[in-house]
Small-subunit ribosomal RNA, 5' domain from an uncultured bacterium, 500 nucleotides, folded computationally.
Context: one part of a larger RNA
RNA sequence: GGAUGAACGUUGGCGGCGUGCCUAAUACAUGCAGGUCGAACGAAGACUGUAGUAAUACUGUCUUAGUGGCGAACGGGUGAGUAACGCGUGGGUGACCUGCCCCGAAGUGUGGGAUAACAGUUCGAAAGGAUUGCUAAUACUGCAUAAUAUCCAAGAGAUUAGACGCUUUUGGAUUAAAGGAGUAAUUCGCUUCGGGAGGGGCCCGCGUCCCAUCAGCUAGUUGGUAAGGUAAUGGCUUACCAAGGCGAUGACGGGUAGGGGACCUGAGAGGGUGGCCCCCCACAAUGGACCUGAAACACGGUCCAUACGCCUACGGGUGGCAGCAGUAGGGAAUAUUAGUAAUGGGCGAAAGCCUGAACUAGCAACGCCGCGUGUGCGAAGAAGGCCUUCGGGUCGUAAAGCACUUUUUGAGAGGAUGAGGAAGGACGGUACUCUCAGAAUAAGUCUCGGCUAACUACGUGCCAGCAGCCGCGGUAACACGUAGGAGGCAAACGUUAUCC
Numbered sequence: 001g002g003a004u005g006a007a008c009g010u011u012g013g014c015g016g017c018g019u020g021c022c023u024a025a026u027a028c029a030u031g032c033a034g035g036u037c038g039a040a041c042g043a044a045g046a047c048u049g050u051a052g053u054a055a056u057a058c059u060g061u062c063u064u065a066g067u068g069g070c071g072a073a074c075g076g077g078u079g080a081g082u083a084a085c086g087c088g089u090g091g092g093u094g095a096c097c098u099g100c101c102c103c104g105a106a107g108u109g110u111g112g113g114a115u116a117a118c119a120g121u122u123c124g125a126a127a128g129g130a131u132u133g134c135u136a137a138u139a140c141u142g143c144a145u146a147a148u149a150u151c152c153a154a155g156a157g158a159u160u161a162g163a164c165g166c167u168u169u170u171g172g173a174u175u176a177a178a179g180g181a182g183u184a185a186u187u188c189g190c191u192u193c194g195g196g197a198g199g200g201g202c203c204c205g206c207g208u209c210c211c212a213u214c215a216g217c218u219a220g221u222u223g224g225u226a227a228g229g230u231a232a233u234g235g236c237u238u239a240c241c242a243a244g245g246c247g248a249u250g251a252c253g254g255g256u257a258g259g260g261g262a263c264c265u266g267a268g269a270g271g272g273u274g275g276c277c278c279c280c281c282a283c284a285a286u287g288g289a290c291c292u293g294a295a296a297c298a299c300g301g302u303c304c305a306u307a308c309g310c311c312u313a314c315g316g317g318u319g320g321c322a323g324c325a326g327u328a329g330g331g332a333a334u335a336u337u338a339g340u341a342a343u344g345g346g347c348g349a350a351a352g353c354c355u356g357a358a359c360u361a362g363c364a365a366c367g368c369c370g371c372g373u374g375u376g377c378g379a380a381g382a383a384g385g386c387c388u389u390c391g392g393g394u395c396g397u398a399a400a401g402c403a404c405u406u407u408u409u410g411a412g413a414g415g416a417u418g419a420g421g422a423a424g425g426a427c428g429g430u431a432c433u434c435u436c437a438g439a440a441u442a443a444g445u446c447u448c449g450g451c452u453a454a455c456u457a458c459g460u461g462c463c464a465g466c467a468g469c470c471g472c473g474g475u476a477a478c479a480c481g482u483a484g485g486a487g488g489c490a491a492a493c494g495u496u497a498u499c500c
Base pairs, nucleotide, nucleotide: 001500002499003498004497006496007495008494009493010492013371014370015369016368017367018366019364020363021330026328027327028326030325031324032323035070036069037068040067041066043064044063045062046061047060049058050057051056077283078282079281086208087207088206089205090204091203092202093201096200097199098198101196102195103194104193105192106191107190108189109143110142111141112140118133119132120131121130122129123128149174150173151172152171153170154169155168156167157166179188180187181186209255210254211253216246217245218244221243222242223241224240225239226238227237228236258280259279260278261277262273263272264271265270285306286305287304288303289302290301308319309318310317311316336361338360339359340358343357344355345354346353347352374404375403376402377401384395385394386393387392409437410436411435412434413433414432418427444489445488446487447486448485449470450469451468455484456483457482458481459480465472466471
């Protein structure tokens, strides 16, 4: 000198764009953050219409607790753990998976028994159950059909480092489905198979902090055979067999730490950092396990244990903000318990609903950038302050005064784009435009001994104090304090901390 997620002191006019718990991965009151589909299903309620004297029957619309489907594995947060195939980069998969989406082929036949809701009975303080009876489905399930799918057996072939796994032939065995809407055409689904896209799993080469005052480490350890397990390879697991495997090219141990794109600095090489944004990973009070599912061993799933908190009729039950706000605490320190139009996402045929994702607004000079706080004229120079050699000098064209301007400010009027074809805008009566008023509403802060731009007076008297270094202060202090003046930067200025 540059930089910062900064803080502190003094000061503070406006706008745009960003950014804002770095500490306690501490504990959380309250509200919200994941639903949707009636065009899968029965049922209930409300309303309407038609027929009827009425009971009632039928039709339609709306709402919905439940069954069922899809979503809830995305999106959002945090960085505790992790020195690791975690990440980065380049490869491999002849060892693999893939819901929704796209393309292609074929099919969608025929039966059955339940169950929630509901209605009773009943236990419990509650949370929540138990039991009897009834009912539907795209819920569950039997049979049929079936291959280029899967499995078994036999044969052939290609490629390859390597074939049980690829291609192909023959034979045998096994395995599927669901309907809805519509007058209909049709359309949305369902089942099986092939291909794709996008996504993921696993493996490998190389790179990835400090300590040797850590030198030896290792029994599922290293390898083999067999079996199990997985979508899949593999000591991943188990049995048996062998005795291996790693290490000064740093094993093992200890400390520290999420990694990268990037960011800061620097001429570069390098050094430092990993906040915001993007990619990957890990985690969800702590520890462990699992179900469902295409995908989780799942932040707002289940179960167990632990700690903590809450309710209780003492029998028992319930909770997890490292989602958005917000509270307490900690701290030098970090914001609103705000709004919903668009965009993206979920569901739906759609209308639409949901979405603290997102977009906005609020708070904060926290940062960067821009603008303003007036402009011109105006005295051999007012008053006043300060200094003085008492002559004067200086603040100083500065002020006053005169003449202007209106960025900004205030008031009034108009008023968007953002929503691509009719309507629909949270922001927002905002931005912006026009008119009017009036210099009006707007300057501080640090320094002045040298480094280092800027000097005098008074007070103080090694005191009070200053100080980044050198050093000032003990009676004329340009170094302390005050005043006048000067210098620097400016809506900021200075200090502290950290990095280059």
The coordinates come from a structure-prediction model, not an experiment, and the mean pLDDT is 85.